[in-house]
Context: one part of a larger RNA
RNA sequence: CACCGCCCGUCACACCAUGGAAGUUGGUUACACCUUAAGGCAAAGCGUAAAACCUUUGACUACGGUACGAUCAGCGACUGGGGUGAAGUCGUAACAAGGUAGCCGUAGGGGAACCUGCGGCUGGAUUA
Repeated sequence: CACCGCCCGUCACACCAUGGAAGUUGGUUACACCUUAAGGCAAAGCGUAAAACCUUUGACUACGGUACGAUCAGCGACUGGGGUGAAGUCGUAACAAGGUAGCCGUAGGGGAACCUGCGGCUGGAUUA
């Protein structure tokens, strides 16, 4: 490479990261309760000159168990949009008055870009 230009969105395909999600796996941790080893402690008994040893009991307590939470991470059928891609499908919305001037807000509608109503702006061409 200059209108045989530029360019928008849906759809299709591929890949990438990501949100939601019934649930599931693991780590850490709070509280309550149950059980309780060893151990020292306390009490009693035995014993003794006094002790120790020994015996019994008691509370404490690791692990474990039950119940209910918090938090972190992984996985998760399905699902939402996003990004990228040689090229593909449908149209042609925007850029010239882009062929209905465009844009902003809002409401309704529509395969999609969008369309229509109402209000606003000129960052509108033309004419005066």
Model confidence (mean pLDDT): 80 of 100. A computed fold for a 128-nucleotide part of an RNA from an uncultured bacterium, annotated as small-subunit ribosomal RNA, 3' minor domain.